[in-house]
RNA sequence: GCGACUCGUUCGGGAGAGAGUCCGCACGGACCGCCGAAGGCGCAACCCCCCGGGAACGCUCAGGCAAAAGGACCGAACGAAGAUC
Numbered sequence: 001g002c003g004a005c006u007c008g009u010u011c012g013g014g015a016g017a018g019a020g021u022c023c024g025c026a027c028g029g030a031c032c033g034c035c036g037a038a039g040g041c042g043c044a045a046c047c048c049c050c051c052g053g054g055a056a057c058g059c060u061c062a063g064g065c066a067a068a069a070g071g072a073c074c075g076a077a078c079g080a081a082g083a084u085c
Stems, first nucleotide, its partner, number of pairs: 001085001006080008018032001020031004033065003039061001040059003046053002
């Protein structure tokens, strides 16, 4: 000097499911029906001496079911640290 992997920030893309009923229009609350891609929990394959780790699978606690917001994940830019060469 190049700079993988990782993390953070910004921008763009980003699904699913009742604009449900009632109280009193909203906020809020109650009830019923649903969704899974924040988070959380449980496991499969697999990894691991044990302990354990572990998905976009499962559960729906939380969250969500017009718009808005959020949103796993993907892309780009910038920043931090930095293997290898």
The RNA shown here (Glycine riboswitch aptamer) has 85 nucleotides and comes from Uliginosibacterium aquaticum. The source organism's lineage runs through Bacteria, Pseudomonadati, Rhodocyclales, Zoogloeaceae and Uliginosibacterium. The prediction has a mean pLDDT of 81.